RNA sequence: GUUUGAUUAUGGCUCAGAAUCAACGCUGGCGGCGUGCCUAACACAUGCAAGUCGGACGCGAAAGCCCCGCAAGGGGCCGGUAGAGUGGCGCACGGGUGAGUAACACGUGGAUAACCUGCCUGGCAGAGGGGACUAACCUCCCGAAAGGGGGGCUAAUGCCGCAUAAGACCCCCAGGCGCAAGUCUGGAGGUUGAAAGGGGAGACCCGCUGGCAGAGGGGUCCGCGCCUGAUUAGCUAGUUGGUGAGGUAAGGGCUCACCAAGGCUGCGAUCAGUAGCCGUCCUGAGAGGGAGCACGGCCACACUGGAACUGAGACACGGUCCAGACUCCUACGGGAGGCAGCAGUGGGGAAUUUUUGGCAAUGGGGGCAACCCUGACCAAGCAACGCCGCGUGGGCGAGGAAGUACCUUGGUACGUAAAGCCCUUUCGGCAGGGACGAAGCAAGUGACGGUACCUGCAGAAGAAGCCCCGGCUAACUCCGUGCCAGCAGCCGCGGUAAUACGGGGGGGGCGAGCGUUGUUCGGAAUCACUGGGCGUAAAGGGCGCGUAGGCGGCCCGCACGAGUCUGCGGUGAAAACCCCCGGCUUAACCGGGGGCCGGCCGUGGAAACUGUCGGGCUGGAGGCUGGGAGAGGGCAGCGGAAUUCCCGGUGUAGCGGUGAAAUGCGUAGAGAUCGGGAGGAACACCGGCGGCGAAGGCGGCUGCCUGGACCAGCCCUGACGCUGAGGCGCGAAAGCUAGGGGAGCAAACAGGAUUAGAUACCCUGGUAGUCCUAGCCCUAAACCAUGGAUACUGGCUGUGGGGGGGUACCAACCCCCCCGUGGCGAAGCUAACGCAUUAAGUAUCCCGCCUGGGGAGUACGGUCGCAAGUCUGAAACUCAAAGGAAUUGACGGGGGCCCGCACAAGCGGUGGAGCAUGUGGUUCAAUUCGACGCAACGCGAAGAACCUUACCUGGGCUCGAAGUGGGGCGGAAGGGGGCCGAGAGGCCCUUGUCCCUUCCGGGACUGCCCCAGAGGUGCUGCAUGGCUGUCGUCAGCUCGUGUCGUGAGAUGUUGGGUUAAGUCCCGCAACGAGCGCAACCCUUGUCCUUAGUUGCUAACGGGAGAGCCGAGCACCCUAAGGAAACUGUCGGCGAUAAGCCGGAGGAAGGUGGGGAUGACGUCAAGUCCUCAUGGCCUUUAUGUCCAGGGCUACACACGUGCUACAAUGGGCGCCACAAAGGGCCGCAAACCUGCAAAGGGGAGCCAAUCCCAGAAAAGCGCUCUCAGUUCGGAUUGGAGUCUGCAACCCGACUCCAUGAAGCUGGAAUCGCUAGUAAUCGCGGAUCAGCAUGCCGCGGUGAAUACGUUCCCGGGCCUUGUACACACCGCCCGUCACAUCAUGAAAGCCGGCUGUACUAGAAGUCCCCGCGCCGACCCCUUCGGGGGGGGCAGGGGCCCAAGGUAUGGCGGGUGAUUGGGGUGAAGUCGUAACAAGGUAACC
Repeated sequence: GUUUGAUUAUGGCUCAGAAUCAACGCUGGCGGCGUGCCUAACACAUGCAAGUCGGACGCGAAAGCCCCGCAAGGGGCCGGUAGAGUGGCGCACGGGUGAGUAACACGUGGAUAACCUGCCUGGCAGAGGGGACUAACCUCCCGAAAGGGGGGCUAAUGCCGCAUAAGACCCCCAGGCGCAAGUCUGGAGGUUGAAAGGGGAGACCCGCUGGCAGAGGGGUCCGCGCCUGAUUAGCUAGUUGGUGAGGUAAGGGCUCACCAAGGCUGCGAUCAGUAGCCGUCCUGAGAGGGAGCACGGCCACACUGGAACUGAGACACGGUCCAGACUCCUACGGGAGGCAGCAGUGGGGAAUUUUUGGCAAUGGGGGCAACCCUGACCAAGCAACGCCGCGUGGGCGAGGAAGUACCUUGGUACGUAAAGCCCUUUCGGCAGGGACGAAGCAAGUGACGGUACCUGCAGAAGAAGCCCCGGCUAACUCCGUGCCAGCAGCCGCGGUAAUACGGGGGGGGCGAGCGUUGUUCGGAAUCACUGGGCGUAAAGGGCGCGUAGGCGGCCCGCACGAGUCUGCGGUGAAAACCCCCGGCUUAACCGGGGGCCGGCCGUGGAAACUGUCGGGCUGGAGGCUGGGAGAGGGCAGCGGAAUUCCCGGUGUAGCGGUGAAAUGCGUAGAGAUCGGGAGGAACACCGGCGGCGAAGGCGGCUGCCUGGACCAGCCCUGACGCUGAGGCGCGAAAGCUAGGGGAGCAAACAGGAUUAGAUACCCUGGUAGUCCUAGCCCUAAACCAUGGAUACUGGCUGUGGGGGGGUACCAACCCCCCCGUGGCGAAGCUAACGCAUUAAGUAUCCCGCCUGGGGAGUACGGUCGCAAGUCUGAAACUCAAAGGAAUUGACGGGGGCCCGCACAAGCGGUGGAGCAUGUGGUUCAAUUCGACGCAACGCGAAGAACCUUACCUGGGCUCGAAGUGGGGCGGAAGGGGGCCGAGAGGCCCUUGUCCCUUCCGGGACUGCCCCAGAGGUGCUGCAUGGCUGUCGUCAGCUCGUGUCGUGAGAUGUUGGGUUAAGUCCCGCAACGAGCGCAACCCUUGUCCUUAGUUGCUAACGGGAGAGCCGAGCACCCUAAGGAAACUGUCGGCGAUAAGCCGGAGGAAGGUGGGGAUGACGUCAAGUCCUCAUGGCCUUUAUGUCCAGGGCUACACACGUGCUACAAUGGGCGCCACAAAGGGCCGCAAACCUGCAAAGGGGAGCCAAUCCCAGAAAAGCGCUCUCAGUUCGGAUUGGAGUCUGCAACCCGACUCCAUGAAGCUGGAAUCGCUAGUAAUCGCGGAUCAGCAUGCCGCGGUGAAUACGUUCCCGGGCCUUGUACACACCGCCCGUCACAUCAUGAAAGCCGGCUGUACUAGAAGUCCCCGCGCCGACCCCUUCGGGGGGGGCAGGGGCCCAAGGUAUGGCGGGUGAUUGGGGUGAAGUCGUAACAAGGUAACC
C1' cells in the first nucleotide's frame, strides 16, 4: 500500500532498509586492499608439491682430458665425484576437502590417584668387554615389463649376548595424605635391568645410554550446551551389572569365560531426515532470527570398503597388504595408477582464475656447517566479484544562438548548457631519476621491479553510463497504439486525448557503475522470553474421575544452604567488534594499547524469599451430629385420560382432507353416537427464565436400593490442597448386532395435488425406526459458541432451598445471613456488540487450543469400530483476500405511521372502424439525422411542392458560396442587354468614370493571381459549456459551533402532537443558521381613490333611434394606485400550546382559485443537427453551386389524435349571448358576381375608434322514427377556386356525383375532484399556400370520493441483510469444454536398511610348527650334537566384499480411475442472503 460506499479492529499478501563466495542484462577510465567451483567427495593428460645427512657405513662409475702402448689394453686427472645401497632423522608437520558424522564430534568448564610424549630445556649417573650378520658389490638363473630367485664377499651410530647401575616389579614393615579405591616417602629381601660412535692437531664440538624434572604436544573420562519429524513409541543379548582373565601408554563389557537379569525411554529412547562444530559473519533498538565463504581453533576424510605394519607419534592424502569399481600398459603369462596439494583438462553448471616468477622475506625438514628441499609462503597475472580512493575538467560567458520538445502562437524549456574567451593538468601517455622491504659486527643477498615514489614535457586533450518518473516513492509532458501490442513488487494500467504500454523532449536517483534475479535478517508484536491471543474475527477439550508433572495456607528453629545475593581467584586463544593512538598523500587496509567476550569453575560470606529437614497451628480441605429440598440415578409394581383396532347397539349418506381439490374411507353401512374388549406408547392440568445432575440429560403414582449438593452446630483430623499431558469412565439423536414389542408418529416408498418441471413444500397411505433386554457406535450449533480453582472489586430487583431476628405464640409480613437461579446496571474491560460478585473486571496457578482463505477435516499412514464411520491429520496447487463488529444507504413476497386521481366511488375515453399524424419494420439510388420504459413515438418540425435539405442521381467549382489579414496586377462602384446551357455557369456587347494628391502616387469599393488561412448539419453528448427532461411542488437536503463515538458517523433532523409542508407547538445535548416549504411577484374574485377617449350612458337636451350628437363620468369598463383575510373574533376539543372542528361577520375563511417559481442531488438521461467548444477526421472534397428526385414509398406492427357508429341525435328555418387575440409585404367593410370556394370592389384602420368577426352549443319551431338510415362520411369520378416561377410525384378549399368501414369496441389501458370532467365554438404563432397538431380564449356545465385492504409512486420511523453497479442485486450445485497439480491402481524400476543363513581375501591374536635358521646356554672327538628362541607352512577365533532367503522405509513410473483448483460473456435449475417466498443452520 492492499478486503469497505465509508469505518474500526482482526488478518494475510506486498514494498521501502541492510547484507551477499553471487549470477544475468546494459555500460565500463585509473589505482589500492581483499575475494574467486556454493554444482560432480565427477573423471583426470602433463609438470611440480618431501626430503636430507659422506661429520654413521661399505661400494663406487661412465663420458671427457692427459700419459704409455702398433694394437688389445693399461695408468693418471676429473673423483672417493655422480650414483644407488646399509644406517639416522623427517615423511603423523605443512597443504587440500566437507563426503561421512546428531557423536563427548564440537564448544565450555572440570577430572586423570587411569596415561604417553621423538626433537628442545634444566639438573643426576654412565658409555667396560665381546659376538654374529646382511644389502650394496660379484656371479648364475627367471621375466615383455614390473620385478624376483640361488650362490659368494663385506662395513657401521644396523643387530645380539655378558658386566655394572639407578630404576621398575613382587612380598613384608613404618609413617604422611585421601571418604574410599588408593597413593607418596623410608627400610629389608627377591626378580629384572643400558650404551655408539663421528669430527678435530688440540682445546673441544656433535652425538649415545639409564633415570628425574620442565616446557610444549597428545590419549582417555565427566557436568552443561548442541537441528527437524510422534503420520517413528517402544529399544536393547555384550545387551546392564558382577567375579576372574586377556588386552592397551592408560580406566573401562574394550575383549573373553562364568554368574545374575538387568539397562534406556514421554525431561522423547529407537528409527527416519538433515548437517562437519566453533571463534565468528549478516541482520536486528534489543531479545532474537539466519549463516558457518575467506582468516583462526578442533574434528573427519584422502578412488570405495576392510586391515594391520613401522614408529615417540599413523591404522598413515603424494606408505604397505587384501577386496571392489574404473583407467592405462602388455609379448595375454602378468603388471601400473589414485590432483578433496599448486597450476591445468574434460564434464556438470546461471557461475568461479595462470599448466606464471621466486625461495629475496616469513615459516618448515635434514645437516656441525656450507648447503639442499619447500606450488607452505612471498609476489605477479586474469575477473568492476566486493570494499575504498581518484578522474572524465575549472572560471567567465545571453544575440538566452542553432537544433529539439511543448505551446493558449504571446511564448516556454533544454540553458551558462554549447559556441567563444581565459585557465588548470589529477589519472592516463612519453622522458629522466629511483627506493623501503636486508637482518645480529661487517660484507654479500630482491622474485616483486626499473614497481611505488619524485621531476620534466604535451594538450581539455584519451575517459559516462544505468535505472526510474500512476500511488506506495523523489521525478510530467507530446506523439503513437486502441483490452491490441504490451507493463506489473502490491494495488493495478491498456476497449481513441494512457503522467502506468512504445518512442521523443524534459525531470528524478545513483554513478564506473546501474538495474534484475536468487538468498538471509528486518519491517513482522505475523510463533509474541522481552512482546500476542481464544463469547461473535482462527482458537476452550462434549463432560467427569484421576497418574506423572506444574503450582501451593499460618507460625517457629542462631537447622541446612540447592536456587538466590555478594567479595575474591581461575578461565573465557589469537583474529574479529567498540574506544584511543599510530603507519601507507586519504580511505579501504594494516600495527600498538585498552575495553568487551551477558558463560563456566573454584573459594569465602549472607539467610529475607523459594526449596529441604524438624516441630507446631486452624482459616484451605476432609470428617462427625442434626435437619429439610429436589423430573439426580437404578429396579419392581400400579393408575387414569387420549389415539388406534376388534365386538355389539343406535343410525344414514356421506366422511375425510385442502388455498382449492383429489387420491383415500363409506350402502358388504363409513363418519357420528353408546356399551364392552385388546394393545402399545406417552404422562394434560400442577408447570414456573421453578428444581436436580459433571455433562449428555431428567416430568403420572407407590415401594426398595443408591449418588450428590445445601443449611445449622463448630465436636474431630491437621495442608491431607488446586490443576491435570497420557490413562480410565460417562456421553442426545441417528445408526449397527441378536431377541422381543409395535398403538400413535414416521425416513424410504406408493398414490393424489401444485408446477414449465416438482424425484419437494400440501394431502391420503406407509416400512425401517421410534419402545424393551443385552451388546456396539462416540458424534452434535455436545452452546453460556465463554476450561477448572482461589481471592478481591459500588448497587437495585425477582425467584428456589435452609437458617436467624422482630411483633406474646403459629401462619402471614418486615429485616438479616448462607447456597442456587434470573433481570438491570457503577467502576473497569472490550474492535465494537456487549460483559459487569454466576465477569468478558483486578490478580495467581494448572490444562486445552489458535497463527490468512480455498484445497480439507480431504489424501496417505496409524488407531478404534461388525459396518456406517471415529480420532489423529498433511501436501501440491491456487487466491489478495477470506472473516468480525459497527456506520450510512438501498432493498425485502418485514413491521408501524402518512400522503398522491394511487386504488376505490364516478364521468368521459383509448384498445375494434375509417382517416390524419408520429414511430418500428420493410423497400429504395435516396427514403437525411436525432429522440427509445415511465421521462422516444401530432417529439426536435410554431408549416418538407422548389427553397428549407443536412439524403440520392447527374452536371460544375476549386482562394472556393460567405468572412478576416497581407502582397501583386487591373478596374470606380454600379446599371442595362445579347447568345449557348436543365441550371450552376460560360462567352460577348454596352453604359458609367468617385474621393485625396506635393501629379510620383494614395484611398473607399471591386475583379483576377498568390500567401496566411477558410469551409464541414463529418465523428465523439462516454472529453465539455449552456440549455432541457425526470424523480417532484415530493418535503426534503445541508452547514457552523457544541456534545457523543477510537472511527465511519450520530445528535440537531429522533420523540409526543399538528400541518399541504423539516408547517408550527411541546419535549430533548443541543443551540443556531443556510438551500428548499410558505410569503414577497403575475392573474382572477370585492371595494375605494385617481383618470374619462376611441370606453360607458343614470339624469337633462337633440335625434334619421345606432351613445348617433350635445352633455356627463355616476355606472360598466379600462389601468395605475390602494384597501381587504390575520385562525383576528365566539364556542367546543386539545397540555392552558401548536392546532383542529363548528359559528358569526364578510365579495372572499383557514395556502380563496389559477400561474410563475423546481432545494442537495439522481439517471455517464437528452442535445457536438440551435449555439458555443477540446480532440480526431476531411481539404479538385466529408467543402461549395445547380437541376431533378427523395424525406410524402407500403405486405405489416405500435403510439397519439380526428370523425363516427346516431334520436340528450341528424337536417332545415328563426333567434340570442363571449372572451382573448391579430392586422401596412397587412386586416379589409359596404356593395356587385358566383350554389360555393372565391372574384370584383375598395370605404375604414398603424387600430379600447376600422377590419378579421358569423361565435357555436343553447333557445324557439318544423321534419326524420330506429333503418347501415335524412346516421356515418372514407373512397372514387367529374367540375372548379386560391396561393405560388411551378400543385405530376406531393397543397388547401368549393360544388356535383359516389357513398366504404363502422350499430359502442377482447385481453388490457388513459384522463379528470369544480367552473373541474364533458361538451361548444373563437383566436394566435409558424406561414406565399397548407392544422384533426400546438399555444391560448371564453360559452354551457356535471357525477363521485364509504374508505386506505389491495395495485403504482412517494415521505418518516423501525427491523433483517451475505446487497453498495445497491433485488434488473447477490449467489449455489450438477453437466459440457480447456488446463494444472494431486490421491488410488494390476504392476514395473532402481535406492536405503533390518534379520537369518552362507561365504571367507588381507591381517592381528592363539595353537601346532616333524620343514628351515647366524648370535645366547650346555656338551664336544671342534666335524658337530642338544636346548632355548625364531621363520616358512598348517590349523583356529574374528572379519570386508560377495551370495541366498525374507521383511521394513522412502522414491520414480503406470492402462484406468477419484475428487480438487483455475479459466469475460456455454447448459439446467434457484439451494442460500430480506420471513429469500417451506426461517436458516449443526
This is a predicted structure of a 1482-nucleotide RNA (small-subunit ribosomal RNA) from an uncultured bacterium. Rfam family: Bacterial small subunit ribosomal RNA. Its family is annotated with ribosome and structural constituent of ribosome in the Gene Ontology.